[in-house]
Context: one part of a larger RNA
RNA sequence: UUACGUUGAAGGAACUCGGCAAAAUGACUCCGUAACUUCGGAAUAAGGAGUGACUUUAUUAGGGCAACCUUUUAAAGUUGUCACAAAAUCGGGGACAGCGACUGUUUAAUAAAAACACAGGUUUCUGCUAAUUUGUAAAAAGAUGUAUUGAAACUGACGCCUGCCCAGUGCUGCAAGAUUAAAGGAAGAAGUCGUUUGGCUUUGACCCUAACUCCCAGUAAACGGCGGCUGUAACUCUGACGGUCCUAAGGUAGCGAAAUUCCUUGGCAUUUAAUUGGUGUCCUGCAUGAAUGGCGUAACGACUGUCCCACUGUCUCCAACGUAAACUCA
Numbered sequence: 001u002u003a004c005g006u007u008g009a010a011g012g013a014a015c016u017c018g019g020c021a022a023a024a025u026g027a028c029u030c031c032g033u034a035a036c037u038u039c040g041g042a043a044u045a046a047g048g049a050g051u052g053a054c055u056u057u058a059u060u061a062g063g064g065c066a067a068c069c070u071u072u073u074a075a076a077g078u079u080g081u082c083a084c085a086a087a088a089u090c091g092g093g094g095a096c097a098g099c100g101a102c103u104g105u106u107u108a109a110u111a112a113a114a115a116c117a118c119a120g121g122u123u124u125c126u127g128c129u130a131a132u133u134u135g136u137a138a139a140a141a142g143a144u145g146u147a148u149u150g151a152a153a154c155u156g157a158c159g160c161c162u163g164c165c166c167a168g169u170g171c172u173g174c175a176a177g178a179u180u181a182a183a184g185g186a187a188g189a190a191g192u193c194g195u196u197u198g199g200c201u202u203u204g205a206c207c208c209u210a211a212c213u214c215c216c217a218g219u220a221a222a223c224g225g226c227g228g229c230u231g232u233a234a235c236u237c238u239g240a241c242g243g244u245c246c247u248a249a250g251g252u253a254g255c256g257a258a259a260u261u262c263c264u265u266g267g268c269a270u271u272u273a274a275u276u277g278g279u280g281u282c283c284u285g286c287a288u289g290a291a292u293g294g295c296g297u298a299a300c301g302a303c304u305g306u307c308c309c310a311c312u313g314u315c316u317c318c319a320a321c322g323u324a325a326a327c328u329c330a
Base pairs, nucleotide, nucleotide: 001325002324003323004322005321006320007319008318010316011315014314019311027051028050029049030048031047036041038157052079053078054077055076056075057074058073061070062069063068080084092309093308094307095306096305097304098303099301100300104116105115120155121154122153123152124151125150132141133140134139158296159295160294161293163226164225165224168223169222170219171218172217173216177214178213184207185206188203189202190201191200192199193198227245228244229243230242231241254288255285266282267281268280269279270278271277
């Protein structure tokens, strides 16, 4: 000096990205326990008190013919230690917010999460030789199932809800029309043979036409999308109201400087002596918004942010001791 431990005056997070690490809490009995809530919880909430040994009395259960023995609990008294759950084992707690409902799963060996899953919701396909899938096929899974089935996709408990747009791209339907292949039919034309009607080769207007496509409709819990400019109220500001252009339709309810806000450390309030942080509110939403779900939400979380109490060598500021190394000698 390093590693692992033990202890530490006064202070007590001033450390630091961040209380990381350490300390503190810890058992049983009794008392006591808030907001909120899906009435189950929250809850060991929080916050307190007691605990050894001996004596006496009462008492529980078992055994024994009985005397009595073992055992449970309570009260009163006596008594010793600095210290009685004397060691070990063994929850720190509270408040607010974000995200995800929850238990669960995951990057074997840098990520455990807000990611995945989930019960629940919705849509589409599927009438059985089912749809869907594997395979060139035979065949097989689906399923020894039958629409309360099976498959695919999205969302993700619960509560309140889920607005407008079918112009584009998909999907579905319709069969009236338009377009369209080969095949089939076929007027003819050219060449050639024979020349008498014809045969062969090449070509061929036109007719008949399938799906697709066009056309027409429907469909957004399908992919997706959801505006400008300008005037106006008797101070000013603002603009309920009006005009105009464009559009398929112009963002509804909610929420909002947000896991989304560039300007930005937005304005105000609160928290601090002091806050680019946290919370509440405002709305000027660069570029929120409704199953690509929107907003709430009790319980839960080795999740993320902020604050408070307790506690401490994290720190002010380091020190001593123990063990093991390092170092010197052998």
Source information: A computed fold for a 330-nucleotide part of an RNA from Nodosilinea sp. BSH.14, annotated as large-subunit ribosomal RNA, domain IV. NCBI's taxonomy places the organism under Bacteria, Bacillati, Cyanophyceae, Nodosilineales, Nodosilinea. It was read from a public genome assembly. Model confidence (mean pLDDT): 86 of 100.